[in-house]
Molecule: nadA riboswitch
Organism: Terriglobia bacterium
RNA sequence: GGCUUCAACAUCCCCGCAGGCUGGGCGCUGAAUUCAAGGCGCAGUGAGUCUGCUGGAGCC
Numbered sequence: 001g002g003c004u005u006c007a008a009c010a011u012c013c014c015c016g017c018a019g020g021c022u023g024g025g026c027g028c029u030g031a032a033u034u035c036a037a038g039g040c041g042c043a044g045u046g047a048g049u050c051u052g053c054u055g056g057a058g059c060c
Base pairs, nucleotide, nucleotide: 001060002059003058004057005056006055007054013046014044016053017052018051019050020049021048022047023045025042026041027040028039029038
């Protein structure tokens, strides 16, 4: 350096960090009522997935 695999650290458990994509939630907006396609925004989105990185373990 390459590949595989894991997350100890955590104010129960789960959750290493950053950024994308798909889907979901909530708010605003959206034909003056209802419905809400679309648009914008919010967040521990306990859903999936991709890339890079931190720290272990194994193999080459």